The RNA shown here (transfer RNA) has 74 nucleotides and comes from an uncultured Clostridiaceae bacterium. Its Rfam family is "tRNA". The family's RNA type in Rfam is transfer RNA. Rfam describes the family as follows. Transfer RNA (tRNA) molecules are approximately 80 nucleotides in length.
[in-house]
This record gives sequence, C1' cells and structure tokens, in this order.
RNA sequence: GUACCCGUAGUUUAGUUGGAUAGAAUGCAAGGCUACGAACCUUGAGAUCGGGGGUUCAAAUCCCUCCGGGUACA
Repeated sequence: GUACCCGUAGUUUAGUUGGAUAGAAUGCAAGGCUACGAACCUUGAGAUCGGGGGUUCAAAUCCCUCCGGGUACA
C1' cells in the first nucleotide's frame, strides 16, 4: 500500500432480518440473611452502540469518511 474482520455499561458480550424501554453475565450501590463476613435472595444505578456525515417515517443494524485494534498478501 491492497483486501477482509472487529469497536455496544468499569469488564466480557447478545443483538448482523432497519421498528420492542438496547438485553445478559460479572463488577458497583442499597436492603434482607448472618454473631461478622463469604455465598445466596431482592432492588437500584450504569451504554443514546468508536467520532462525524448521509439515506429513511424510523439506524447499533444500510452507505460514505475519519480514528483505534487485528489478520492475510505485497
């Protein structure tokens, strides 16, 4: 340089067929339980989906561009 893949809560990720309040695990906070913790139970907060632009009634999802990471070839 060319081609392809990935980027979504603190972390790991589902969603890839355009339409549901963007869901889960773990972590965090509060409460319960306990002599106190751990474990377990209940509740809660936390992501507008890497940035920008476009298409559309509607975009995490489609298109363009940029940024970051990876793989292959040169």